[in-house]
RNA sequence: ACAAGUCGUUGGGGGUGGCCACACGGCCUGAGAUGAACACCCCUGGAACCUGAACUGGGCAAUGCCAGCGUAGGGAAACGGCUCCACGACUCG
Numbered sequence: 001a002c003a004a005g006u007c008g009u010u011g012g013g014g015g016u017g018g019c020c021a022c023a024c025g026g027c028c029u030g031a032g033a034u035g036a037a038c039a040c041c042c043c044u045g046g047a048a049c050c051u052g053a054a055c056u057g058g059g060c061a062a063u064g065c066c067a068g069c070g071u072a073g074g075g076a077a078a079c080g081g082c083u084c085c086a087c088g089a090c091u092c093g
Base pairs, nucleotide, nucleotide: 004083005082006081007080008079009078010077011043012042013041014040017028018027019026020025049074050073051072055068056067057066058065
């Protein structure tokens, strides 16, 4: 130095469902389920998110609720600080 870890800056990507007749409100899952955004998540070693999918199995009051599908097909990045690590140089003995 590369790599790795971590933090930050700027920029970018993204989702917002189910039920209670309606929803001011409440319940379920979730990081997030809208006071449409100063929140939350994700940015290529990329399951944030989209497609397949009105999919398959299980479960639920119900729902992408859980699992599979998934080594599938797509998907948004640059810079800086610190740490760590390797090599080398120099000084002293």

This is a predicted structure of a 93-nucleotide RNA (TPP riboswitch aptamer (THI element)) from Candidatus Effluviviaceae Genus IV sp. Its mean pLDDT, the model's own confidence on a scale to 100, is 75.